[in-house]
């Protein structure tokens, strides 16, 4: 990198249109809610710069933390794990 396998979390309410080939299904609005796809932020710690020192200020820098932009609350997908090539 592929292939298979497992693989959490959160929705309800209103309308319209549509139903036995898909099957309780498309759509729009309204609040709300989830973090494990991707993204955004952040210790310690190193690393520069200005200063007599104190101290300023700037990079670098992790997630399963943290934001909730994206996404997601049917399905798919899915961090991560195991087999195998």
């Nucleotide at each position: 990198c592929u292939u298979c396998u497992g693989g959490a979390g959160a929705g309800c309410c209103g309308g319209c249109c549509g139903u036995g080939u898909u099957u309780u299904g498309g759509c729009c609005g309204g609040c709300a809610c989830c973090g494990a796809c991707g993204g955004g932020g952040c210790a310690a710690g190193c690393c520069a710069g200005u200063g007599a020192a104190a101290a300023c200020c700037g990079g670098c820098g992790a997630a399963u933390c943290u934001c909730u932009c994206a996404g997601g609350u049917u399905a798919a997908g899915g961090a991560c794990a195991g087999a195998g090539g």

Glycine riboswitch aptamer from a rhizosphere metagenome, 85 nucleotides, folded computationally. RNAcentral holds the sequence, with entries from MGnify.